[in-house]
């Protein structure tokens, strides 16, 4: 200098006018400040939180699977080993990488013969020994992206959870006699209510009420420095507050620079996967050539 591999960042900028939503200040007019994403998506894993036993036992079912580490946790991440990728030239990529010393099953084509013991040629007292060729495998094994076994983990429902205030509970129909409901694949167990009632109890149907508050956004939080560690990550110090709506705000128009993709929060967080324009930049590594 050229080519490549891996990982990461950016996700239009500025100005003007008019709006929407939340917060603060103000008697008010108004003023000041915050206002979508790296995936807010798929809802596929993991956790927090809430209720039902502080969620308990057995079976069934599901998930995971080298070794070590990280983490709140994981099926995620990091490191190493092994196997594979015609042996990637290389950086690198992929991995469904426990067990066939329990049982059951499977093995196409080729081949004389394929999982059950035997068959072919030679040989031997004897499947006793040897054997080219076929094939993944020729008598001992292979196969668990075959059932299965082993180990570990997994209760259910999701903020329309749940809690509080207000309102409503008029009149009615039906079931339950020792059970009913929570409870959900099954059983046990637990809790609440009830047990002789004209059920006034409880469940179902139907009717009625259906407005507000809270949960709700300060968090496994962001940024920067230092320290420990190969790394993932952890510790510590400083600093910052950075959407909180509720049928749902986060927009419209104009100007300008210019080449603008996928796409819109709904309880929160960590991952994975998928979608993503013209491109720009950063870090590490590899190959080739040249020069010193």
């Nucleotide at each position: 200098u050229g080519g490549g591999c891996u990982g990461g960042u950016c996700a239009a900028g500025c100005c003007g006018u008019c709006g929407c939503u939340c917060c603060g200040c103000g008697c008010a007019a108004g003023c000041g400040g915050g206002g979508a994403g790296g995936a807010a998506a798929g809802u596929c894993c993991g956790g927090g939180c809430a209720c039902c036993a502080c969620a308990g036992g057995a079976c069934a079912g599901c998930a995971u699977a080298g070794c070590g580490g990280g983490u709140a946790a994981c099926g995620c991440c990091c490191g190493c080993c092994c196997a594979c990728c015609u042996c990637u030239u290389g950086a690198g990529g992929u991995g469904a990488g426990g067990a066939c010393u329990a049982g059951u099953g499977g093995a196409a084509c080729a081949g004389a013969g394929a999982c059950g013991a035997g068959u072919c040629g030679g040989u031997u007292a004897a499947a006793u020994c040897c054997g080219a060729g076929u094939g993944a495998a020729a008598c001992g094994g292979c196969u668990a992206a075959a059932c299965u076994c082993u180990a570990u983990g997994c209760g259910g429902u999701g903020c329309a959870a749940g809690c509080c205030c207000a309102a409503a509970u008029a009149g009615g129909c039906g079931g339950u006699a020792a059970g009913a409901a929570g409870c959900g694949g099954u059983c046990c167990g637990c809790u609440u209510c009830g047990u002789u009632a004209u059920g006034a109890a409880u469940c179902g149907c139907g009717g009625g009420u259906a407005g507000g508050g809270u949960g709700c956004u300060a968090g496994a939080g962001g940024u920067g420095g230092c320290c420990a560690g190969u790394a993932a990550u952890g510790g510590u110090c400083a600093u910052c507050c950075c959407a909180g709506a509720g049928a749902a705000a986060u927009g419209a128009c104009g100007g300008u620079u210019a080449g603008u993709a996928c796409a819109g929060a709904a309880c929160c967080c960590g991952g994975c996967u998928u979608a993503u324009u013209c491109g720009a930049c950063c870090a590490g590594c590899c190959c080739a050539a040249a020069a010193a």